The RNA shown here (small-subunit ribosomal RNA) has 1394 nucleotides and comes from an uncultured bacterium. It matches the Rfam family "Bacterial small subunit ribosomal RNA". Its mean pLDDT, the model's own confidence on a scale to 100, is 87.
């Protein structure tokens, strides 16, 4: 010191959360020792029991108990206050302290600083006294009452108890003459004197009385400070003051009588809620904020309320009276009690200790003292409640042990950790020793002082005895042995620390964000690690971080936030100058600011915590002195702020009265005929009773076209025909005057659009509500026809708006450019006008600066000053309740519970839009042919089944994987078998391998028999192969394509996708890639804060179209020969066709035009081909978690005598149905019969198969030729030439079925193809809808090939014949670029409201 969290990403605003410290703590888990602290925060709830305040015999009368002495005794005992002592009583002092608690109290309190009208026992000191008498009374005795508590009567008695008299320096009162008022003795000792004795007397000590002073303590008064609420605004009658009287220790309405009518309050009275206050304590850098346990000061209280008495002191915790509640006793009549003292009990609660020891120390009460009392206190006990300290070992030790965990199987890690070896012994344990806390007082001896005194007393010196709760003290020594001593939390990010297994949106975690749906570093366990440590973590609470209430130190255009506007009261602030003053201010000094705490320097416990001593501090308050700048106050002066007077000016500024024309509507009259009106289209409506239209007239209300303008005026709301009157403000010019008169403005007052309300008018048009018609799934809407309040006027009310510039008012300062409004001045001009200057108002752009950005920018959102208003996460909510206002509607003021982790602003990139612009594509349009209807083929869904194996599912699955399921394939089903296995590697044994025959079985398989003995060799054996056996393993078309590789589809052959450097921006990003042209193209050119580059485009590749060269066999044959029935058949030829190698050719190269002198486009020439010549291969960054684990590969999971392997049979071919893709048709552009012509590209040896022959035919026989430019397949078909059919379910169509066959194959039943004969179904051109195609294309015609034993209507190729149409880009679909809006980003199949 910050971090996480809003977004696809960014900046900002803003809340929530975390890391820190702390606690009188609680709880979970765990727990060795010691020191020092702390320990009912809740029920000021109720309390059993014990103790907590007594003491004095040296005040008194005395003697109940105990002990001793003495006397008596019947030996049981009795007597005697004689002594130590002492119950009860009288009396004195104390009980008002100490101890507890925080209920009450917002001031009768507390804190700080002051003050005057007071008291003060004991204590210190000073001074003066202490004389003489008297009468009672308790205890006690006697007699009663009562259950008890207690009490009544009579008798007698003492005092330091009580009273009187005397005296009174000082004291008190006073009218200044005077008056009033006191006491007590007790104890020790004693020479002389007196006395009958007691004693007097003397003396010392203690006590007593009056008074003064001090100290201590207490009472009273004042100022300032001291929580929240205004949804508490008025409170007060002894109230405020005066006079007299009373009262008090004392001032005072403290009380009372009279008089006056005051006093307090927005600087918050009164009321309500909460609370003991402070030193301090926790936190914080500080300022602050929270708290007020322990310790200390003050206050208040003592079961609850009230009251006084006594006393120096109380209105009294362990006193009294009284009322009340509660508890207890009771003989029912009546009594007793008060733990918020120490322990303890119950209760409450998350939670807080022993019914302990001692007065040894410190202190207190009483006493002369000894001493007694003391739950104050000192100690101990309990509790990890906190702080501090110590320990649980140390060194060495690699075979890096075993075990665990992980693993890529090599190893890594736990880990020098352990074991082992060598040491040590703190603490705990056992035994022993052993301080200090103890000094003083008393006693004895001696001396001094006092005294008459060698008593007493005081002081000094010496001596002896005795006193310790803690305590088995602290501390020291010895002994033994590593021996008795480590947990807790966490490990996704924040936040230090990672893997495996299990689980599978389950169980669970979570402080926030968020994890978990089969590979979870986030759940649970384990291994490992991190942190801390006798503790650790959770929870609760406070401060911090939070500048998130901002004094230090925030904001308000759009994030929350400027009041709708002005006037103005209190208040705040205030121009220039001189003097005075000293309130603020500054300095110095003095007093105070208790101690403790905190800080600091030392010291003491082995250290520390802790304790002790000193210092500084205590930021404050008060008093005194000084200064005189600034602020204030005051006295004067000034003119710059502000204002007044005079002249001029503009204006929808306001109010009242009058007046004008256009238009709508209605009414009257004329003309006139069938419609009008309205809409996207209609209908409702009006109209033959005459509308609409048109002409003339009349009535009435409302609003003012053009001018008219980011023009004007006004504080805002707002203001618009014209005229008159009344009236406010503003601007400007030059002089004069006043002399700070100013600014802002809580409350207050006034104004305040529209709608609305009240009363009374008015009402043309428009028009909520309402009615009807449409639209629609509906349509309480949008559209149409009507239509009432209202809109208008007068007078009242309401008081709100996106009342907005979303920007409060005033003042000062800070670059410019430009437009236009109304003034003034200057220059110029004949005039209109033009130019310049200046201040006022209104706009645009823009510098600096500001801003999160957008933007603002002299009209600031810049830089400053003054004052006011307002904000503090979103929702709940501008809501509820209460108050105020209002006739009402409602306005204003204005919460909380609860809930979320966001809500929000600006900007960025995309996607999207029934937004815009530009452009493209068989996208539409224009055409041609289909599909959808029929039958069949084929694929899919569904259904069925033992199984109908699996996958593909919008485009981009569905004649798809499958270029070919009868067995095989085959993965499925049934049945029967095998278990190291059908297959791979490694080991051992046997055997060469291999072949043949035979039996059983559906077969796999099993049994038996026979043949055969090879190759290499260092002579051990080895290689290949087969069989047997054992173990590692094989095997899986089992799952996950959402774990993957590879391959593929698709957008899309669309023109895009990016990078480097630079620049701009806080940043995401932008620029480049946008713009102007052009292209099929981000193709090219130009421009340009960009300059370049890459992947794509294009080209390079293949093929086809022309030609040349070379080469001619199996291809070819022009010319020359030969030859045949005929044929390049033969000799030859290399011209042609063709074959296959290499070249040429096309590049907008040439011409003209357009264009910007560009790129390019249009037209033309030449050319086989012309602007990419045609076709193909080729697919950017990426998207779809697209498809495929069943081509293959592969992580993980699963099976292991089975989910592996083998065999036979079956199934994948099922069939109410639905869909896709095709074939054949429905016919005459045709069918059928006969004749006849012309291809290309392929294939062929387990092959193609000729001629010839047979069969109606499929085909058979046959076997020539050919591993093929040679032979075969092979017939091309449409076409052409003839014949026939004549519009019909046909001489169309061929499904289906019956019969008979052929071929392939081990085998055609389930389940092949083909042939012949017979049969002859649907179908007469196909609804909504939908597909393909732009030229050698569509359409149509046949041929070939792969797969293949056989099996195409499919697929892939080949050639033959060979069209129509495209105006064009409005619309549908898809796509590209630019721009705009956005609350979307899983991105419109979005988001979101009810």
């Nucleotide at each position: 010191a910050g971090a996480g969290u809003u977004u696809g990403a960014u900046c900002c605003u803003g809340g929530c959360u975390c890391a820190g410290a702390u606690u009188g703590a609680c709880c979970u888990c765990u727990g060795g020792c010691g020191g020092c602290a702390u320990g009912c925060u809740u029920a000021a709830c109720a309390c059993a029991u014990g103790c907590a305040a007594g003491u004095c015999g040296a005040a008194c009368g005395g003697u109940a108990a105990c002990a001793g002495g003495c006397c008596c005794u019947u030996c049981g005992g009795g007597g005697u206050g004689c002594u130590g002592a002492c119950g009860a009583g009288u009396g004195g002092c104390g009980g008002a302290c100490g101890g507890g608690u925080g209920a009450g109290u917002a001031a009768a309190g507390c804190g700080u600083a002051g003050g005057a009208a007071u008291c003060u026992g004991c204590c210190u000191u000073u001074u003066g006294g202490a004389g003489u008498g008297g009468g009672a009374u308790a205890g006690c005795c006697u007699a009663g009452g009562g259950a008890a508590a207690c009490u009544u009567a009579g008798g007698g008695u003492a005092a330091u108890a009580c009273c009187a008299c005397g005296u009174a320096c000082g004291c008190c009162c006073u009218a200044c003459g005077g008056g009033g008022g006191a006491a007590a003795g007790c104890a020790g000792g004693g020479g002389a004197u007196c006395g009958a004795a007691a004693g007097a007397c003397c003396u010392u000590g203690c006590g007593c009385c009056g008074a003064g002073a001090g100290a201590u303590g207490a009472g009273c008064c004042u100022a300032c400070g001291u929580c929240g609420g205004a949804u508490u605004a008025g409170c007060u009658u002894g109230u405020u003051g005066g006079u007299g009287a009373g009262g008090u220790a004392a001032a005072g309405g403290c009380u009372u009588a009279c008089c006056a009518a005051g006093g307090c309050g927005a600087u918050g009275a009164u009321c309500c809620g909460u609370a003991g206050c402070u030193g301090g304590u926790u936190u914080g850098a500080g300022a602050g904020a929270g708290c007020g346990a322990c310790c200390a000061g003050c206050c208040a209280c003592a079961c609850u309320g009230g009251g006084a008495c006594u006393g120096a002191g109380a209105c009294a915790c362990g006193g009294c009276c009284u009322a009340g509640a509660c508890u207890c006793c009771u003989a029912c009549g009546g009594g007793a009690g008060g733990c918020a003292g120490c322990a303890g009990u119950g209760g409450g609660g998350a939670a807080u200790a022993u019914u302990g020891g001692a007065c040894a120390a410190u202190g207190g009460g009483g006493g002369c003292a000894a001493c007694c009392c003391u739950g104050a206190u000192c100690c101990a006990g309990c509790a990890a409640u906190g702080c501090c300290g110590c320990g649980u070992g140390u060194g060495u030790g690699a075979a890096g042990a075993a075990g665990g965990c992980c693993u890529g199987c090599g190893g890594g890690u736990u880990g020098u950790a352990a074991a082992g070896c060598a040491c040590u012994u703190u603490c705990a344990g056992u035994g022993g020793g052993g301080a200090g806390g103890a000094g003083a007082g008393g006693c004895c001896u001696a001396a001094a002082g006092u005294u008459a005194a060698u008593a007493c007393c005081u002081u000094u010196a010496g001596g002896a005895a005795g006193a310790g709760a803690c305590g088995u003290u602290a501390c020291c020594c010895a002994c033994a042995g590593a021996a008795g001593a480590a947990g807790c939390a966490c490990c996704g990010g924040c936040u230090a620390a990672c893997u495996c297994u299990g689980u599978g949106c389950c169980a669970g975690c979570a402080g926030c964000c968020g994890c978990g749906g089969u590979a979870a570093u986030a759940c649970a366990g384990a291994g490992g690690g991190u942190g801390u440590a006798a503790g650790c973590g959770u929870u609760a609470a406070u401060c911090g971080g939070a500048a998130u209430u901002a004094c230090u130190g925030g904001g308000c255009g759009u994030a929350a936030a400027g009041g709708g506007u002005g006037c103005g009261u209190a208040g705040g602030u205030g121009g220039u100058u001189a003097g005075a003053u000293a309130a603020g201010u500054u300095a110095u000094a003095u007093g105070u600011g208790a101690a403790a705490u905190g800080c600091u320097a030392g010291g003491g416990c082995u250290u520390a915590a802790c304790c002790c001593u000193g210092g500084a501090c205590c930021u404050g308050c008060a008093u005194a002195u000084a200064a005189g700048a600034c602020u204030g106050u005051u006295u004067g002066a000034c003119u710059g702020g502000a204002g007044u007077a005079c002249g001029g000016g503009a204006g929808a500024g306001g109010g009242u009265a009058g007046u004008g024309g256009a238009a709508u509507u209605u009414c009257c009259g004329g003309u006139g005929c069938a419609g009008c009106g309205g809409u996207g289209a209609a209908a409702u409506g009006c109209g033959u009773a005459g509308a609409u239209a048109u002409c003339g007239g009349a009535a009435g209300g409302a609003a003012c076209a053009c001018c008219g303008g980011u023009g004007g005026c006004g504080a805002a709301g707002g203001c618009g025909g014209c005229u008159a009157c009344c009236u406010g403000g503003c601007c400007u010019g030059a002089u004069a005057c006043u002399g700070a008169c100013a600014c802002u403005g809580a409350g207050g007052c006034a104004c305040g659009a529209a709608a609305g309300c009240g009363u009374g008018g008015g009402g043309a048009g428009c028009a909520a509500a309402c009615a009807g018609g449409a639209u629609u799934a509906g349509a309480u809407a949008c559209c149409c026809u009507g239509g009432u309040a209202g809109u208008c006027c007068a007078c009242g009310c309401u008081g709100u708006a996106a009342a907005c510039g979303a920007u409060g008012u005033c003042a000062a300062c800070u670059a410019g450019c430009u437009a236009a409004u109304g003034g003034u001045c200057a220059u110029u001009u004949a005039a209109a006008g033009a130019u310049g200057a200046u201040a006022a108002g209104u706009g645009g752009c823009g510098a600096a600066g500001c801003u999160a950005a957008c933007g603002c920018g002299a009209u600031a959102a810049g830089u400053u000053g003054a004052c006011c208003g307002c904000c503090u996460g979103g929702g709940g909510a501008g809501u509820a309740c209460g108050g105020u206002c209002g006739c009402a509607a409602g306005a204003u003021u204005a919460a909380a519970a609860c809930u979320c982790a966001a809500a929000g602003g600006a900007a960025u990139u995309g996607a999207c839009g029934g937004g815009g612009g530009c452009c493209c594509g068989c996208a539409c349009a224009a055409g041609c042919g289909g599909u959808g209807g029929a039958g069949c083929a084929u694929g899919u869904g569904g259904u069925u089944u033992a199984a109908u194996u699996c996958g593909a599912u919008g485009c981009a699955a569905c004649g798809c994987g499958a270029a070919g399921a009868a067995c095989c394939u085959u993965a499925c089903c049934u049945a029967c078998c095998c278990u190291u296995g059908a297959c791979a590697u490694a080991c051992a044994g046997c055997g060469a391998a291999u072949c043949c025959c035979u039996a059983a079985g559906a077969g796999a398989u099993u049994g038996g028999g026979g043949a055969g003995u090879g190759c290499c060799g260092a002579g051990a054996g080895g290689a290949a192969c087969g069989c047997u056996g054992a173990u590692a393993c094989a095997g899986g078309u089992g799952c996950u394509g959402c774990a993957u590789g590879g391959c593929u589809g698709u957008c899309g052959u669309c023109a895009g996708c990016u990078c480097g450097u630079g620049u701009c921006g806080u940043g995401a990003g932008a620029u480049g890639u946008u713009g102007g042209g052009u292209u099929a193209a981000g193709u090219c050119c130009c421009g340009u804060a960009a300059c370049g580059a890459g992947c794509g485009c294009a080209a390079c590749c293949c093929u086809u179209g022309u030609u040349c060269u070379u080469a001619g066999u199996u291809a070819c044959c022009a010319g020359c020969a030969c030859g045949u029935a005929g044929u390049g058949g033969u000799g030859g030829g290399g011209a042609c066709u063709c074959u296959a190698a290499g070249g040429a050719g096309a590049c907008u190269g040439c011409c003209g035009g357009u264009g910007a002198c560009a790129a390019a486009c249009c037209g033309g020439a030449g050319g086989a081909a012309g602007g990419g010549g045609g076709g193909g291969a080729c697919g950017a960054c990426g998207u779809c978690a697209a498809g495929u684990c069943a081509u293959c590969a592969u992580g993980g999971c699963c099976c292991a005598u089975a989910c592996g392997g083998g065999u036979a049979g079956g199934g994948c071919u099922a069939c109410a149905c639905a869909c896709g893709u095709g074939c054949u048709a429905c016919a005459a552009u045709g069918g059928u019969c006969g004749g006849u012509a012309c291809a290309g590209a392929g294939g062929g040896c387990a092959g193609c198969g000729a001629a010839a022959g047979g069969g109606c035919g499929a085909c058979c026989u046959g076997g020539a030729g050919c591993g093929a430019a040679u032979c075969c397949u092979a017939a091309a078909a449409a076409g052409c030439c003839g014949g026939u059919c004549g519009u019909a379910g046909u001489c169309c169509g061929g499904a289906u079925u019956g019969g008979a066959g052929u071929c392939u194959g081990c085998a055609a039943c389930u389940c092949g193809a083909c042939u012949c004969c017979a049969u002859g179904a649907a179908g007469u051109c196909g609804g909504a809808a939908u597909c393909g195609c732009u030229a050698g294309u569509a359409a149509u015609c046949g041929c070939g090939a792969a797969u293949c034993a056989g099996c195409a209507u499919g697929u892939c190729g080949c050639g033959g014949u060979g069209a129509a149409u495209a105006c064009g880009u409005u619309c549908c679909c898809g796509g590209g670029c630019c721009u705009u809006g956005c609350a979307c980003a899983c991105a419109a199949c979005g988001c979101c409201c009810g």